[in-house]
A computed fold for a 100-nucleotide RNA from Amycolatopsis xylanica, annotated as Glycine riboswitch aptamer.
RNA sequence: GAGGCCACUCUGGAAAGCAGGCGUGACCUACGACGCCUCACCCAAGGUGAAAGCCGCGAUACGCGGUGAAACUCUCAGGUGCCAUGACAGAGGGGGAGUU
Repeated sequence: GAGGCCACUCUGGAAAGCAGGCGUGACCUACGACGCCUCACCCAAGGUGAAAGCCGCGAUACGCGGUGAAACUCUCAGGUGCCAUGACAGAGGGGGAGUU
């Protein structure tokens, strides 16, 4: 006398339809839930794709294959009043570990 890392708690945290139709429930000074369908959108749960580089084969102009990141990309998933979710960030104690 650690660190990377891991999970937990608290806090902050974006975008996009209060869309339309049908059904069930509930309500009738209200309710705003669930399911299905239709179209339009968002990207920050998760996931898809792969640039340079590196490696291998072949070849000497280059080609093929592998590996290869994101907040990029796709929009599968998720989401589009509030609530909730939420990458990421801060704080806290813990595990790693009385290890190195």
It matches the Rfam family "Glycine riboswitch aptamer". About the family: This family represents the bacterial glycine riboswitch.
The sequence is in RNAcentral, with records from Rfam.
The coordinates come from a structure-prediction model, not an experiment, and the mean pLDDT is 76.